A computed fold for a 328-nucleotide part of an RNA from Candidatus Xenolissoclinum pacificiensis L6, annotated as large-subunit ribosomal RNA, domain IV.

[in-house]
Context: one part of a larger RNA
RNA sequence: CGGUAUUGAAGGAACUCGGCAAGUUGCAUCCGUAACUUCGGGAGAAGGAUGAUCUUAGUUAGGGCAACCUUUUUAAGAUGGCACAAAAUAGGGGAAAGCGACUGUUUAUCAAAAACACAGGACUCUGCUAACACGUAAGUGGAUGUAUAGGGUCUGACGCCUGCCCAGUGCUGGAAGGUUAAGGAGAGGAGUUAGCGCUCUGAACUGAAGCCCCAGUAAACGGCGGCCGUAACACUGACGGUCCUAAGGUAGCGAAAUUCCUUGUCGGGUAAGUUCCGACCUGCAUGAAUGGCGUAACGAUUUUCCCACUGUCUCCAAUACCGACUUA
Numbered sequence: 001c002g003g004u005a006u007u008g009a010a011g012g013a014a015c016u017c018g019g020c021a022a023g024u025u026g027c028a029u030c031c032g033u034a035a036c037u038u039c040g041g042g043a044g045a046a047g048g049a050u051g052a053u054c055u056u057a058g059u060u061a062g063g064g065c066a067a068c069c070u071u072u073u074u075a076a077g078a079u080g081g082c083a084c085a086a087a088a089u090a091g092g093g094g095a096a097a098g099c100g101a102c103u104g105u106u107u108a109u110c111a112a113a114a115a116c117a118c119a120g121g122a123c124u125c126u127g128c129u130a131a132c133a134c135g136u137a138a139g140u141g142g143a144u145g146u147a148u149a150g151g152g153u154c155u156g157a158c159g160c161c162u163g164c165c166c167a168g169u170g171c172u173g174g175a176a177g178g179u180u181a182a183g184g185a186g187a188g189g190a191g192u193u194a195g196c197g198c199u200c201u202g203a204a205c206u207g208a209a210g211c212c213c214c215a216g217u218a219a220a221c222g223g224c225g226g227c228c229g230u231a232a233c234a235c236u237g238a239c240g241g242u243c244c245u246a247a248g249g250u251a252g253c254g255a256a257a258u259u260c261c262u263u264g265u266c267g268g269g270u271a272a273g274u275u276c277c278g279a280c281c282u283g284c285a286u287g288a289a290u291g292g293c294g295u296a297a298c299g300a301u302u303u304u305c306c307c308a309c310u311g312u313c314u315c316c317a318a319u320a321c322c323g324a325c326u327u328a
Stems, first nucleotide, its partner, number of pairs: 001323008010314002014312001019309001027051005036041001038157001052079007061070003080084001092307007099299002104116002120155007132141003158294004163224003168221002170217005177212003183206002188201005225243005252286001253283001264280005
């Protein structure tokens, strides 16, 4: 000097990105227990009291023929210690917000999460030799199942809801017309031949799906405007005009896990708050199963605050053991 432990005056998070680490709490009985809530919970909420030993009087259960032994528990009184759940084992608690409903799963070896899954919801395909998947095939799975079944895709408990757009792309349906391959057809033309023929070429016409076309469909992929004017101070603009569009963002929520400007503005909390909470709305660039907004319970989740507690710190010190180092 370092490591692992133990202890510490006064203060008590002033430390720090952040209470990281350490500490506090911890057991049993009794009392007591809020908001909120899906009425189950929340809850061991929170917060208190008691606990050893002896005596007396009761009390409980079991064994035993009985004496008695073991055991539960109540009241009153007394006794000792610094300390009575005397060692060890053994929850810190509370108030809010985000995300995800939950238990679960995951990057074996830097990520456990808000990611995945999930019950529930929806769309779509599939009538059985099913759809779909593997395989060249035979065949097999699906399934010894049969639409209350099976496959695919999206969403993700529950509650309230889920607006407008089918122009583009996709899918489904339609079949009148257009286009269109091989094939059919064969006018005409060419080569050759004495000729018959043989060979080559070839215009109309005919000719499927597809595409064009016509519809439907958004819990299919997706999309959801601009400019100008206007109310008797000013501001604002219910209102009007105009251009464009398939339609111009509804309900909600909103400086948000989304807000650039931005530490927006106001309020709260602090003596002091780029974080946090509540509002406002000027949404650079929110928005409805790419789900929107709420939500009790839950979480080794993220963020903010408070109480308790402490060597995290002010500010370091001491002790034990181990190492390093020095000397022999």

The source organism's lineage runs through Bacteria, Pseudomonadati, Anaplasmataceae, Candidatus Xenolissoclinum and Candidatus Xenolissoclinum pacificiensis. The full RNA is in RNAcentral, with records from ENA and SILVA. The coordinates come from a structure-prediction model, not an experiment, and the mean pLDDT is 87.